[in-house]
Molecule: c-di-GMP-I-GGC riboswitch aptamer
RNA sequence: UCUGAUAAAGGCAAACCCCGAGCAAUCGGGGGACGCAAAGCCACCUAUCCGCCUUAAGGGCGGAAAGAGGGGUUGCCAGAA
Numbered sequence: 001u002c003u004g005a006u007a008a009a010g011g012c013a014a015a016c017c018c019c020g021a022g023c024a025a026u027c028g029g030g031g032g033a034c035g036c037a038a039a040g041c042c043a044c045c046u047a048u049c050c051g052c053c054u055u056a057a058g059g060g061c062g063g064a065a066a067g068a069g070g071g072g073u074u075g076c077c078a079g080a081a
Stems, first nucleotide, its partner, number of pairs: 001080004011036002016031006034067001040073003044070003048064007
């Protein structure tokens, strides 16, 4: 630097349920595993979702989301060069 299986050391945790926060999207904790080789981290781009304002179309502001795609950045194990 490249690759990622049925290996190995470990890791994360969808749906759903309970408790809590939020107008909402959604988030935190516990249980739980559909999956994941960056399902670690960052809202920079595209798309999406929510709230408010405005509008003829549309737009503006604020927020959410990294498990939608791209990008940036750091890193475990194994194999190859």